[in-house]
Predicted 3D model of a 718-nucleotide part of an RNA (large-subunit ribosomal RNA, domain II) from Candidatus Iainarchaeum sp.
Its mean pLDDT, the model's own confidence on a scale to 100, is 81.
Context: one part of a larger RNA
RNA sequence: GCGAGGGAGUUUAUCUUUAUGGCAAGACAAAGUAACGAAGUUACGGUGUCGAAGGGAAACCAAUAUGUUCGCAAUUUUUUAAUGAGGAACAAGGUGUUAACUGUGCCUUUAGUCAUAGGGAUAUGACCCGAAACCAGAUGAUAAAUGCUUGGGCAGGGUGAAGGCAACCAACUGGUUGUUGGAGGCCCGCAGCAGUACUAGUCUAACUGUUUGUGUGACCUGAGUAUAGGACUGAUAAGGUAAUCUAAUCUGGUGAUAGCGGGUUCCUAUCGAAAAAUCUCUAAGGAUUGCCUGGCUGAAGACCAAUAAUAGGGUAGAGAUACUGAUUAGAAAGUAUUGGAAAGAAAUUUCCAGCUUUCUUGUCAAACUCCGAAUUUAUUAUUGUCGUUGAAUGCUGGAGUAGGGGCUGGCGGGUAAGCUGCUUGUCCAAAAGGGGAAUAACCCAGACUACGAUUAAGGUCCUUAAAUACCAACUAAGUGUAAAUGCGAAGGGAGUUUUAUUUCCAAGACAAUUGGGAGGUUGGCUUAGAAGCAGCCAUCCUUUAAAGAGUGCGUAAUAGCUCACCAAUCUAGGAAUAUUGCCCUGAAAAUUAACGGGACUAAGUUGGUUACCGAUAUCGUAGAGCACAUGUCAAUGUGAUCUGGUAGGUAGGUGAUUUGGUAGAGUAGAAGCUAGGUUGUAAAAUCUUGUGGAUCUGCCAAAUAUAUGGAUCCUUGC
Numbered sequence: 001g002c003g004a005g006g007g008a009g010u011u012u013a014u015c016u017u018u019a020u021g022g023c024a025a026g027a028c029a030a031a032g033u034a035a036c037g038a039a040g041u042u043a044c045g046g047u048g049u050c051g052a053a054g055g056g057a058a059a060c061c062a063a064u065a066u067g068u069u070c071g072c073a074a075u076u077u078u079u080u081a082a083u084g085a086g087g088a089a090c091a092a093g094g095u096g097u098u099a100a101c102u103g104u105g106c107c108u109u110u111a112g113u114c115a116u117a118g119g120g121a122u123a124u125g126a127c128c129c130g131a132a133a134c135c136a137g138a139u140g141a142u143a144a145a146u147g148c149u150u151g152g153g154c155a156g157g158g159u160g161a162a163g164g165c166a167a168c169c170a171a172c173u174g175g176u177u178g179u180u181g182g183a184g185g186c187c188c189g190c191a192g193c194a195g196u197a198c199u200a201g202u203c204u205a206a207c208u209g210u211u212u213g214u215g216u217g218a219c220c221u222g223a224g225u226a227u228a229g230g231a232c233u234g235a236u237a238a239g240g241u242a243a244u245c246u247a248a249u250c251u252g253g254u255g256a257u258a259g260c261g262g263g264u265u266c267c268u269a270u271c272g273a274a275a276a277a278u279c280u281c282u283a284a285g286g287a288u289u290g291c292c293u294g295g296c297u298g299a300a301g302a303c304c305a306a307u308a309a310u311a312g313g314g315u316a317g318a319g320a321u322a323c324u325g326a327u328u329a330g331a332a333a334g335u336a337u338u339g340g341a342a343a344g345a346a347a348u349u350u351c352c353a354g355c356u357u358u359c360u361u362g363u364c365a366a367a368c369u370c371c372g373a374a375u376u377u378a379u380u381a382u383u384g385u386c387g388u389u390g391a392a393u394g395c396u397g398g399a400g401u402a403g404g405g406g407c408u409g410g411c412g413g414g415u416a417a418g419c420u421g422c423u424u425g426u427c428c429a430a431a432a433g434g435g436g437a438a439u440a441a442c443c444c445a446g447a448c449u450a451c452g453a454u455u456a457a458g459g460u461c462c463u464u465a466a467a468u469a470c471c472a473a474c475u476a477a478g479u480g481u482a483a484a485u486g487c488g489a490a491g492g493g494a495g496u497u498u499u500a501u502u503u504c505c506a507a508g509a510c511a512a513u514u515g516g517g518a519g520g521u522u523g524g525c526u527u528a529g530a531a532g533c534a535g536c537c538a539u540c541c542u543u544u545a546a547a548g549a550g551u552g553c554g555u556a557a558u559a560g561c562u563c564a565c566c567a568a569u570c571u572a573g574g575a576a577u578a579u580u581g582c583c584c585u586g587a588a589a590a591u592u593a594a595c596g597g598g599a600c601u602a603a604g605u606u607g608g609u610u611a612c613c614g615a616u617a618u619c620g621u622a623g624a625g626c627a628c629a630u631g632u633c634a635a636u637g638u639g640a641u642c643u644g645g646u647a648g649g650u651a652g653g654u655g656a657u658u659u660g661g662u663a664g665a666g667u668a669g670a671a672g673c674u675a676g677g678u679u680g681u682a683a684a685a686u687c688u689u690g691u692g693g694a695u696c697u698g699c700c701a702a703a704u705a706u707a708u709g710g711a712u713c714c715u716u717g718c
Stems, first nucleotide, its partner, number of pairs: 001718006012123012026050004032044005054061002064091001067090004074083003092108006127263004134253006145227009154217001156188003159184001163180007192214003197210002200208002229245001231241003266653006276289005290401002292398005301386003305383008317371001318369002324365003329360007338353006404428004409423005433444003448623007458613003461598003467610001469609006480600002491585003495582002499578006512569005518542003523537003548563001552561002624643002626639005654707001656704010672691002675688005
């Protein structure tokens, strides 16, 4: 890993609810006793439980006139009516409260109880599996820790302490030299012990090799012995205490507990959620409400929508002598015990700034408002939709949910985020199908089954189903071939397209070329100088076709070059400003590297036109289920307005094993297995062939150790 077998909502008690059945103002045992051949059944058994009365803490007190009205179903037939079970409203009553209620709480016009089955709650191991732990009692020191007792071991070499002796110096508690001597947790290095570094080996629950440390000592080692579980031992590493240690192992308490994780077994039909609010030692959970579902009740209205009317609001916007607060510039008046400057001998005066008030002017606010929408809310009316195929309301059984997420619109926080907190709608969650290359929520569209046709979104060169269609423009950048998610900004562009306005022009425009561009004068002032051209003031006149007291460069100042302006040559449109589409630039990231690809100058972009393709959508035909109606319980009819679905509610079925009853099958071949066919929406059922060789089954009931693919599931085979 595969196969096979096993494997998960069960038991008892109590409460509650639903269904069915018995009896009913009552219902019903149990223990026990007796009978019968057993299992068990039948009879007896009324102590007791629940109910028939409540209210009150208690003392204590104690209930419906079998009243009135309305009225569904139904019935009647005086059918715009009457009666009217159940039902509703009113009235009345009991009791507590109180001095007393005109008050108010609870209760009253009768249904229970027993059994069986289903749902739920609580306790019980309580759907199954899973801790780390906690407690008790035992078992361990043959391994590793430490101590004790008794033994064993350490090749060889080196170094050469103290001390001794001798000689000399000396005469001191002495020194020097030589020799001897053989110390040391000394050195090198076997055995031994250790395990620093590295490599290899299917070498390893710590081995082997090389290298390395130590190797007479706090050394290594044999045997025996002592100390242990909150305890021992420990040159402390929380190390070791038998591959186990921040509290050993085994057994028991024990199926500990787990708000956490994993798993949880047949089919179909029908409806179908929530990821929210409040509280919570609560945020991984729970309780109540909200939202889902089944049943009952009830009897005529209900309200998702549109329009109108009437009320409510203070947002968007807007505003500023309508307040609060912020805020630009200026003017006027006031202030001299706010500061500075000037004049003056000083008193003082003047000026500048500041402050206050008023006026003018400019700009703002989530916690400003003199104003003020669109939307929106409530009520009413009309329309619409739903409702006697039973709405609204009310009661009740069962849930799940309480991590949500995406997008459109509106907001808060944040530089921003596939960020975070809200809100309206919608989708995903729980929704398949078609499109978007792929892609939970973007576009189209809500899938009962089969077949056929038509369209939607989106597309029609090839990949790839369908026009290399048509008309008119733009783009030259491979721009682009991107609905959005996921379009790259300000700025710049004599790139090119559109439109508008102004203006010059055959009396010759614009550009280009040739020539002129002068005189008073070096204008005045300033200045070392200032001559068109540092700066200040003024900016005239003359000659002219035209020429500024000068547009720029230049000089120390002149000079020089140039422009404005004029003429000639030439010749037909030119110049300026705004506007508009596409395009270029701005533009830097790690694969060619966000056209899906090929590729494309349209197969790009803009406007228009007609065809076609394209889905489970729509239409047609046939069928199934469901709902409702009719009904002789076989069926028939209607459904534009029924049939996607997770958690979950409800309903109906299938299969397995056993027991009872009943009816059967089988050596002329049971069960099981194999292959094939048929029926049913399905779980499944059934028939035939072969194999097999002795049991098996239908129907009606009852009972469950009743359905497997999963659980790092358990056992076993390969």